[in-house]
RNA sequence: CCACGCGGGAGAGACCCGGUCAUCCGGGCGCCGAAGGAGCAAUCCCCCGGAACCUCUCAGGCACCAGGACCGCAUGGG
Numbered sequence: 001c002c003a004c005g006c007g008g009g010a011g012a013g014a015c016c017c018g019g020u021c022a023u024c025c026g027g028g029c030g031c032c033g034a035a036g037g038a039g040c041a042a043u044c045c046c047c048c049g050g051a052a053c054c055u056c057u058c059a060g061g062c063a064c065c066a067g068g069a070c071c072g073c074a075u076g077g078g
Base pairs, nucleotide, nucleotide: 001077002076003075005073006072007071008070013029015028016027017026018025019024030062031061032060036058037056038055039054044049
């Protein structure tokens, strides 16, 4: 550094209409940023390059579930 397991883990309409037994699906408007993605500074640097929890919101998300950057512990590999 990578993978995996466990625990913690935020934000934003469980909005409106229609279909549907429910789940869910489609459309509309309003929002969120901490999967991913994109953009940029300084330092560094001949040049090329050049990060983020910053910005954008394409994707994703806006009850629960799931996901979830990041943190802790454990195992394995390089």
Predicted 3D model of a 78-nucleotide RNA (Glycine riboswitch aptamer) from a marine sediment metagenome. Its mean pLDDT, the model's own confidence on a scale to 100, is 76. It matches the Rfam family "Glycine riboswitch aptamer". On this family, see Mandal et al., Science 2004: "A glycine-dependent riboswitch that uses cooperative binding to control gene expression".